[in-house]
RNA sequence: GGAUCCGUAGUGUAGCUGGUUAACACGUCGCCCUGUCAAGGCGAAGAUCACCGGUUCAAGUCCGGCCGGAUCCG
Numbered sequence: 001g002g003a004u005c006c007g008u009a010g011u012g013u014a015g016c017u018g019g020u021u022a023a024c025a026c027g028u029c030g031c032c033c034u035g036u037c038a039a040g041g042c043g044a045a046g047a048u049c050a051c052c053g054g055u056u057c058a059a060g061u062c063c064g065g066c067c068g069g070a071u072c073c074g
Base pairs, nucleotide, nucleotide: 001073002072003071004070005069006068007067010026011025012024013023019057028044029043030042031041032040051065052064053063054062
């Protein structure tokens, strides 16, 4: 340098053939429970979906660019 794949809450992931509240687990916070802690129960906050643009009535999803990571080739 070329090819393929990936980038979504603090962490790990899901999100189908574009469709209206972006989901789950762990973690964090509050409450309940307990003599206390843990476990358990209930609830809450937290993601401009890496970034920039395009297509579309509508984009996490499609297209282009760009940055980063992984693997392979040279």
Molecule: transfer RNA
Organism: Candidatus Beckwithbacteria bacterium CG23_combo_of_CG06-09_8_20_14_all_47_9